[in-house]
Context: one part of a larger RNA
RNA sequence: ACCGGCGAGUCACGGUCACUGGCGAGGUUAAGCGGAAGACGCGGAGCCGAAGCGAAAGCGAGCCUGAAAGGGCGCAAGUCAGUGGCUGUGGACCCGAAACCGCAGCGAUCUACACGAGGCCAGGCUGAAACCCGGGCAAAAACGGGCGGAGGGCCGAACCCAUGCAUGUUGAAAAAUGCUGGGAUGAGCCACGCGUAGGGGUGAAAUGCCAAUCGAGCGCGGAGAUAGCUGGUUCUCCCCGAAAUAGCUUUAGGGCUAGCCUCAGGGGAACCACGUGGCGGUAGGGCACUGAUCGGGCAAGGGGGCGUAAAGCCUGCCGACCCCAGUCAAACCGCGAAUGCCACGUGGCCAUGCCCUGGGAGUCAGAGCGCGAGUGAUAAGACCCAUGCUCAAGAGGGAAACAGCCCAGACCGCCGGCCAAGGUCCCAAAUGCCGUGCUAAGUGGAAAAGGAUGUAGGGCAUCGAAGACAGCCAGGAUGUUGGCUCAGAAGCAGCCACCAUUAAAAGAGUGCGUAAUAGCUCACUGGCCGAGACGUCCUGCGCCGAAGAUAUCCGGGGCUCAAGCACGGAACCGAAGCCGCGGCGGCAGCAAUGCCGGGUAGGGGAGCGUACCCGCAGCCUUGAAACGUGACCGCAAGGACACGCGGAGCGGCGGGCAGCGAGAAUGCCGGU
Numbered sequence: 001a002c003c004g005g006c007g008a009g010u011c012a013c014g015g016u017c018a019c020u021g022g023c024g025a026g027g028u029u030a031a032g033c034g035g036a037a038g039a040c041g042c043g044g045a046g047c048c049g050a051a052g053c054g055a056a057a058g059c060g061a062g063c064c065u066g067a068a069a070g071g072g073c074g075c076a077a078g079u080c081a082g083u084g085g086c087u088g089u090g091g092a093c094c095c096g097a098a099a100c101c102g103c104a105g106c107g108a109u110c111u112a113c114a115c116g117a118g119g120c121c122a123g124g125c126u127g128a129a130a131c132c133c134g135g136g137c138a139a140a141a142a143c144g145g146g147c148g149g150a151g152g153g154c155c156g157a158a159c160c161c162a163u164g165c166a167u168g169u170u171g172a173a174a175a176a177u178g179c180u181g182g183g184a185u186g187a188g189c190c191a192c193g194c195g196u197a198g199g200g201g202u203g204a205a206a207u208g209c210c211a212a213u214c215g216a217g218c219g220c221g222g223a224g225a226u227a228g229c230u231g232g233u234u235c236u237c238c239c240c241g242a243a244a245u246a247g248c249u250u251u252a253g254g255g256c257u258a259g260c261c262u263c264a265g266g267g268g269a270a271c272c273a274c275g276u277g278g279c280g281g282u283a284g285g286g287c288a289c290u291g292a293u294c295g296g297g298c299a300a301g302g303g304g305g306c307g308u309a310a311a312g313c314c315u316g317c318c319g320a321c322c323c324c325a326g327u328c329a330a331a332c333c334g335c336g337a338a339u340g341c342c343a344c345g346u347g348g349c350c351a352u353g354c355c356c357u358g359g360g361a362g363u364c365a366g367a368g369c370g371c372g373a374g375u376g377a378u379a380a381g382a383c384c385c386a387u388g389c390u391c392a393a394g395a396g397g398g399a400a401a402c403a404g405c406c407c408a409g410a411c412c413g414c415c416g417g418c419c420a421a422g423g424u425c426c427c428a429a430a431u432g433c434c435g436u437g438c439u440a441a442g443u444g445g446a447a448a449a450g451g452a453u454g455u456a457g458g459g460c461a462u463c464g465a466a467g468a469c470a471g472c473c474a475g476g477a478u479g480u481u482g483g484c485u486c487a488g489a490a491g492c493a494g495c496c497a498c499c500a501u502u503a504a505a506a507g508a509g510u511g512c513g514u515a516a517u518a519g520c521u522c523a524c525u526g527g528c529c530g531a532g533a534c535g536u537c538c539u540g541c542g543c544c545g546a547a548g549a550u551a552u553c554c555g556g557g558g559c560u561c562a563a564g565c566a567c568g569g570a571a572c573c574g575a576a577g578c579c580g581c582g583g584c585g586g587c588a589g590c591a592a593u594g595c596c597g598g599g600u601a602g603g604g605g606a607g608c609g610u611a612c613c614c615g616c617a618g619c620c621u622u623g624a625a626a627c628g629u630g631a632c633c634g635c636a637a638g639g640a641c642a643c644g645c646g647g648a649g650c651g652g653c654g655g656g657c658a659g660c661g662a663g664a665a666u667g668c669c670g671g672u
Base pairs, nucleotide, nucleotide: 001672002671003670004669005668006667011090012089013088014087015086016085017084018083019082020081021080022079023078026048027047028046032042033041034040052059053058062073063072064071065070093232094231096229100222101221102220105218106217112196113195115193116192118190119189120188121186123155124154125153126151131146132145133144134143159183160182161181164179165178166177167176198214200210201209202208235607236606237605238604239603240602245258246257247256248255249254259363260362261360262359263358264357265356266355267354271348272347273346274345275344276343277342278341279340284335285333286332290329291328292327295324296323297322301318302317303315304314305313306312366391367390368389369388370387372385374383375382396407397406398405411583412582413581414580416579417578418577422573423572424571425557426556427555431570433569434568435567436566437565438564444559450544451543454541455540456539457538458537459536460535462533463532471528472527473526474525475524477501478500479499482496483495484494507522511520512519584597585596586595587594588593608661610658612656613655614654615653616652618650619649627644628643629642630641632639633638
């Protein structure tokens, strides 16, 4: 891992509701007794009901309260069983803790410490005291030599330990191996005996150790502890079908009540469109109000300066109110929609809805998208409200793939038809369809501010055969080097002025240039040439802006008067949608017929099968069950039949009763 077997809402006693049955103003017995009996009989103690109301006195189909109006509780049948749903108390659907407790028990053969009596420590090194001699002194001590052999002394085997690294990590090993390392006469090491026990021991102290277990050992018991948590919970078909919200909660992943679902009984209407009448203060707008706010005017008042206290004067400072012009607001409104909501009427729709009473739930983690707000950063696949949709609990088609987007709601069958979204060159079903334009970037097939003689269309203005625009040829002078300034300043550092002359025209000078001149050039003019030129605005499509990590931003191939974009048109494809044909079921209805049948949690209904029991009628050695095979029947769970295998029991019908259905629980046991 697979296969087989086992494996989870039970039972008792109460309560409550429904159904079925008995009796009924009543219903019913309990223990016990009789009896072969759990049959049946006896047993009326007791229980429920038949009257309530009030705190009570008490009154009574009423009573209580209130001054009253009124209000509260009452006045229409129960009871005993059976079955089922739910509930209470019990282990109460099953498995699962970490733990807690016990004057009870087992442990110190591991290990910690103590006690008793024992054992062990190669070899080498160092050389304390004491002692002896020398020496010295008044006597000593110091000092020198010898001898001596001290030390939790030194080096280092056995022995004990475990520093670093590596290996090992389903190991050779549930702690080791290799190399390296520490102690090695000591607080040393070892064997044996003996002692201390669980909130206890022992501890050179780590919460260490107390038998591979230690912040409280192990076994057994309380015990099926408790688990608002996780997992699991077994046959079929049919009808309906949620919630992820509110309030409260030592509450927040749990509850309770309400909301939303279902079932039964009862009542009986809904919904949509339009019309009429009403509710309202949002969007927008506005600035009289409440506030905010920009500039100006007028100006009360204030600041500063002067003045001896003053009167007063000055001020380029601030400035209320008011006026003019211009603005802003969720908590501003003298205005004010659309949508919405309420009532009534008319019409449509003939089908869901809605309300009341009672039984049963589940739900209280929601998600994305559109629209309106808030929080945030006018961030988030962010958070939080509102409203709608979808998913959740929804399959099918489209979006390459893709719960929440677009289309569309799957009862079953069909080798029939039409459409939706989206598509029609090939992959790949359907037009290389028709018409008019646009795009040259592979834009399409990702992006901003900003930038640009891209290209197509349109508007406005100016110049132009009295010759424009561009180019080419020529001129571009004189007073004058204007004045000032300056080392210089001559058109061209800077300041001031910007006149006049000759002219077809030419600035007291547009740019380059020089130290300053010079030089080049422009404005301006003529000539050559001969038809458009220059500027600006609007619009369509494109260009740049554009940097990322395996190999590329149409799904791919590939596409350019398109297979791209815009507009118009014709046809086709395309789904479980719709239609057609056949079939099954649900609800309503007498029927004809009509409508309906996606579905998680969950409610309701109807069935299949297994074991055993009772009754009835049966089968079987001329072969029961089980098992194997097969093209049969039933919507399904399932049920026949035939043959094989097997070798002794078995099914049908009616009823009853449950240890009654397995794929999941890291399920349990066995097998392979």

Large-subunit ribosomal RNA, domain II from an uncultured Negativicutes bacterium, 672 nucleotides, folded computationally. RNAcentral holds the full RNA, with entries from SILVA.